The RNA shown here (transfer RNA) has 77 nucleotides and comes from an uncultured Bacillota bacterium.
RNA sequence: GGCUGAGUAGCUCAGUUGGCUAGAGCAGGAAGUUCAUACCUUCAAGGUCGGCGGUUCAAAUCCGUCCUCAGCUACCA
Numbered sequence: 001g002g003c004u005g006a007g008u009a010g011c012u013c014a015g016u017u018g019g020c021u022a023g024a025g026c027a028g029g030a031a032g033u034u035c036a037u038a039c040c041u042u043c044a045a046g047g048u049c050g051g052c053g054g055u056u057c058a059a060a061u062c063c064g065u066c067c068u069c070a071g072c073u074a075c076c077a
Stems, first nucleotide, its partner, number of pairs: 001073007010026004019057001029043004050066005
C1' cells in the first nucleotide's frame, strides 16, 4: 500500500424488507426491605448510533469520503 471485519449508554452487546419515542444485561444513583450491611424488589437517569457529506417524505440501517481498532496479505530493508 491492498483486502476484510468492527465502531450504538460508563462497560459488554442486540437492533434487515429504511418507518412513529433506539433497546437489553451489568455498573453507578434513589426508594423499599434490614438493627445494619449484603441479597432481593421497584423506580428514575444515562445516547452527536465514530466524524462529515449525499440519496430519500423519512437513515443507526443505503451510498461516498475521512478517522480509530482488529485480522489477513503484498513490497522493501
Its Rfam family is "tRNA". From the family's description: Transfer RNA (tRNA) molecules are approximately 80 nucleotides in length. The family's RNA type in Rfam is transfer RNA.